[in-house]
Context: one part of a larger RNA
RNA sequence: GGCGCAUGGUGAAUGCCUUGGUACUAGGAGCCGAUGAAGGACGGGACUAACACCGAUAUGCUUCGGGGAGCGGUAAGUACGCUUUGAUCCGGAGAUUUCCGAAUGGGGAAACCUAAUCAUCUUAGUCGAUGAUUGCUUGGCUGGUGAAUCUAUAGCCAGCAAGCGGUAGACGCAGUGAACUGAAACAUCUUAGUAGCUGCAGGAAGAGAAAGAAACAUCGAUUUCCUGAGUAGCGGCGAGCGAAACGGAAAGAGCCCAAACCAAGAAGCUUGCUUCUUGGGGUUGUAGGACUGAACAUUUGAGUUACCAAAGGGCAAGGUAGUCGAAACAGCUGGGAAGCUGUACCAGAGAUGGUGAUAGUCCAGUAGACGAAACCUUACCCCCUCAGUUCAGGAUCCUGAGUACGGCGGGACACGUGAAACCCCGUCGGAAUCCGCGAGGACCAUCUCGCAAGGCUAAAUACUCCCUAGUGACCGAUAGUGAACCAGUACCGUGAGGGAAAGGUGAAAAGCACCCCGGGAGGGGAGUGAAAGAGUUCCUGAAACCAUGUGCCU
Repeated sequence: GGCGCAUGGUGAAUGCCUUGGUACUAGGAGCCGAUGAAGGACGGGACUAACACCGAUAUGCUUCGGGGAGCGGUAAGUACGCUUUGAUCCGGAGAUUUCCGAAUGGGGAAACCUAAUCAUCUUAGUCGAUGAUUGCUUGGCUGGUGAAUCUAUAGCCAGCAAGCGGUAGACGCAGUGAACUGAAACAUCUUAGUAGCUGCAGGAAGAGAAAGAAACAUCGAUUUCCUGAGUAGCGGCGAGCGAAACGGAAAGAGCCCAAACCAAGAAGCUUGCUUCUUGGGGUUGUAGGACUGAACAUUUGAGUUACCAAAGGGCAAGGUAGUCGAAACAGCUGGGAAGCUGUACCAGAGAUGGUGAUAGUCCAGUAGACGAAACCUUACCCCCUCAGUUCAGGAUCCUGAGUACGGCGGGACACGUGAAACCCCGUCGGAAUCCGCGAGGACCAUCUCGCAAGGCUAAAUACUCCCUAGUGACCGAUAGUGAACCAGUACCGUGAGGGAAAGGUGAAAAGCACCCCGGGAGGGGAGUGAAAGAGUUCCUGAAACCAUGUGCCU
């Protein structure tokens, strides 16, 4: 030196565990903000660096309930206190809530600087202190003032009201809008109206009560699911794109204006017309309404989400604290009994978790039953509020105009210009008025269906930052969130941004009094403990690697 064996060190794998994640289910909630939000800065404790909580009333204040013995958070210490005259704690409603931040008196390098006006206090004093107000926008309302220009208007000023910002990297609607890619290249096409950017919301949004779908028979707003169907079609007929109706379900709800006409008021002037405002009337397609005439009737229906619209009360249920809640002992092993043995009991409760090992009967609970001064939600009832219906006539009037539609150019429809309807936009033209108009995939006729050019509308549908309860042939610390631990931290970067590592003593600190060696670190005794080879990165403790001892070989 090599190869073995044994014993150690280092090291952290593995096993076991789970405070944390993850995917869902059911119910709830789905917004906060100029009454100053979200998010922060700085402060507040006897001692206090951090987290948590709170705001100069600062580890808390008031009140109403719950609860019943300890309490002054994590946090174990000392001191000083509080508490059955009910504390700490839990819940409802309030008060306070510095400074920054939309930030809003002005400025500003956020958490700072510095004003004006009014009022009060104070002062010799306009110094100082305290309180309030002072942002921008508005095609919102009211009032005042007021040019060219006489009346007026524009403009200006004041007051009131509303908006501004945040979020959940989700869901919605709209505006704008790629490319890589695929087509085995590439240009039409595709990716895709996707991603991105922007605006605006709501708890959902959007759509929605037929100028519909159909086919000689009908249906009767919208939305979503299944099916139709990878069908009919579209397509350098390539790659690919890709319906609809019918049928079956979920859910169901319908309404209001404009106009004709009437009444009142106002304005204009050509003084008998026009226009405007308010109220009534009226809302549809087997046309309806106005108008004229006639009949009947205050019965009934509806209602706070639309349909017109507002308030209150009662009762009940649920939520936001809680309460009651059955039944087991002995022996054995052991440090410890819930294990084993024996004999019992409860069960509307044998879910789960804890307790010194594995507990229906020890604890918290569970099944079941009960409970609210206050606040919130919902159903019902009362009160209240709102609403005429039908028939006949067919003379006259009304029924949404730069609209429908056409040419040209585009877009969107599953549909790429095609025979290309239907729908939307730009531009140039431009109707009809119920004997009317649109559609039925060019167009025409017949026939059928509907009534555009105004508006509102719950539910079924989409999603989950969040709350409550729960589940998993999901993970178990290189996994599972980046984050089980004081993590979006430490650290890196000028910045946008990037972004970790790090869990486990023991049942209980009982965390080793005392002695010895040592300057200490550390160790040896002693003691605690079941165990210290569990002694604070302390369960288990593999391997690489490093030693010591020993055997063999050289």
Predicted 3D model of a 554-nucleotide part of an RNA (large-subunit ribosomal RNA, domain I) from Limosilactobacillus ingluviei DSM 15946. NCBI's taxonomy places the organism under Bacteria, Bacillati, Bacilli, Limosilactobacillus, Limosilactobacillus ingluviei. Its mean pLDDT, the model's own confidence on a scale to 100, is 83. It matches the Rfam family "Bacterial large subunit ribosomal RNA". Rfam links the family to the GO terms ribosome and structural constituent of ribosome.